[in-house]
Notes: Predicted 3D model of a 263-nucleotide part of an RNA (large-subunit ribosomal RNA, domain VI) from a Clostridiaceae bacterium. Its Rfam family is "Bacterial large subunit ribosomal RNA". The sequence was found in a public genome assembly.
Context: one part of a larger RNA
RNA sequence: CGUAGGAAAUUUGAGAGGAGCUGUCCUUAGUACGAGAGGACCGGGAUGGACAUACCGCUGGUGUACCAGUUGUUCUGCCAAGAGCAUCGCUGGGUAGCUAAGUAUGGCAGGGAUAAGUGCUGAAGGCAUCUAAGCACGAAGCCCCCCUCAAGAUAAGAUUUCCCAUCCGAAAGGAGUAAGACCCCAGAUAGACUAUCUGGUUGAUAGGUCGGAGGUGUAAGUGCAGCAAUGUGCGUAGCUGACCGAUACUAAUAGGUCGAGGG
Numbered sequence: 001c002g003u004a005g006g007a008a009a010u011u012u013g014a015g016a017g018g019a020g021c022u023g024u025c026c027u028u029a030g031u032a033c034g035a036g037a038g039g040a041c042c043g044g045g046a047u048g049g050a051c052a053u054a055c056c057g058c059u060g061g062u063g064u065a066c067c068a069g070u071u072g073u074u075c076u077g078c079c080a081a082g083a084g085c086a087u088c089g090c091u092g093g094g095u096a097g098c099u100a101a102g103u104a105u106g107g108c109a110g111g112g113a114u115a116a117g118u119g120c121u122g123a124a125g126g127c128a129u130c131u132a133a134g135c136a137c138g139a140a141g142c143c144c145c146c147c148u149c150a151a152g153a154u155a156a157g158a159u160u161u162c163c164c165a166u167c168c169g170a171a172a173g174g175a176g177u178a179a180g181a182c183c184c185c186a187g188a189u190a191g192a193c194u195a196u197c198u199g200g201u202u203g204a205u206a207g208g209u210c211g212g213a214g215g216u217g218u219a220a221g222u223g224c225a226g227c228a229a230u231g232u233g234c235g236u237a238g239c240u241g242a243c244c245g246a247u248a249c250u251a252a253u254a255g256g257u258c259g260a261g262g263g
Stems, first nucleotide, its partner, number of pairs: 001152001005163007015149004021049007033038001051106005059100004066093005071086006110144003117137004164262001166175003180258004184200005205251003208247005214240003221234005
């Protein structure tokens, strides 16, 4: 820009893409078959491998603004307590998020038309012949079925709901609006930018605060015991990034722009 008014939702599916794998065991059955050795088709069930998709409740990994321990050194006047640097100094753990080695799911089944092949009926050619007319089976393959995208499918589809008939102009056209949308702003279930999504005071969108979960593992200070190192009581303490809630304290203020008049 188009989809012959302007919008907001919900959709149909022309078409396109994806998937399509396979082992072992049990049973049927030591049956059919076979002198024996051996040993099935068909059918039913179980369990794996690789691959794919999704997710983080479990098991773990990571987790450089979380917690603790600890070495050297410099500094905060000193003690104590801390801070900086040393690969995040090193070490032990670890929330959210992201993840696999973790978890869940998938290939099934079914229908249609067929290939090689197997047939029925059947002439040319009194017989025969699956083929010439006609008819029936037949594959991990083809088309559906399953999953994803999809009306710029210009043949531009469908349904529901909302907005209505203003002003200028002879007309062409222009203007202010409606429903609605955008700019702008706070952001994340989104993200390179954009887009998408959640909100913008009639508000829990982010931060802060408060409460909780989870993590770490019992802070500082002080009492007591000990010559001391240290231990112990107050005390499952103190601290705590992303997680879950509550709460307008802070910031989403104020404002601007676009947007129909119809066959």